A computed fold for a 143-nucleotide RNA from Rhodothalassium salexigens DSM 2132, annotated as SAM riboswitch aptamer (S box leader). Lineage of the source: Bacteria > Pseudomonadati > Rhodothalassiaceae > Rhodothalassium > Rhodothalassium salexigens. The coordinates come from a structure-prediction model, not an experiment, and the mean pLDDT is 80.
RNA sequence: UGCUCAUCAAGACCGGCUGAGGGACGGGCCCUUUGACGCCGGGGCAACCACCGGAGCGAUACCGCCAAGCCGACGCGGGUCGUGGAUCGGAAAGGUGCCAACUCCUGCGGAAGCGCCAGGCGGCGCGACCCGAGAGAUGAGGC
Numbered sequence: 001u002g003c004u005c006a007u008c009a010a011g012a013c014c015g016g017c018u019g020a021g022g023g024a025c026g027g028g029c030c031c032u033u034u035g036a037c038g039c040c041g042g043g044g045c046a047a048c049c050a051c052c053g054g055a056g057c058g059a060u061a062c063c064g065c066c067a068a069g070c071c072g073a074c075g076c077g078g079g080u081c082g083u084g085g086a087u088c089g090g091a092a093a094g095g096u097g098c099c100a101a102c103u104c105c106u107g108c109g110g111a112a113g114c115g116c117c118a119g120g121c122g123g124c125g126c127g128a129c130c131c132g133a134g135a136g137a138u139g140a141g142g143c
Base pairs, nucleotide, nucleotide: 001142003141004140005139006138007137008136013042014041015040016039017038021031022030023029025107026106027105028104043099044098045097048095049094051090052089053088056083057082058081059080060079062078063077064076065075103135108132109131110130113126114125115124116123117122
């Protein structure tokens, strides 16, 4: 950065400095002078990249079986090599990230279901640890 992909209901706090706002915005609802936001130090969480292993997959001028005269195909098993090779396992000393509340909820479209009004078949509202889109965050790439 008007690009691509993945993930986003789990997890993880103390101290120092500062001193009034913060959670992007609107609507909610929260946090906050029992000190927010921010900065610094330490600690921690997680496991995206990198790392180790690896079922599998592929290759093979190697070995065995198939193979009961000899030769011996296909195939099977092993060895060796390759492989980002699983929605797999491990580790965490590397590169990031993160440590109130689901990305705090919501906004756009849909929706199980519920309620109200009407009472000729409709209207209105609400709406799920419901779905999708959009926006955003983080990582890995691209340009």
Its Rfam family is "SAM riboswitch aptamer (S box leader)". Rfam's curators write: The SAM riboswitch is found upstream of a number of genes which code for proteins involved in methionine or cysteine biosynthesis in Gram-positive bacteria. Of the family's consensus pairs, 97% are formed in the model. The sequence was found by an Rfam model in a public genome assembly.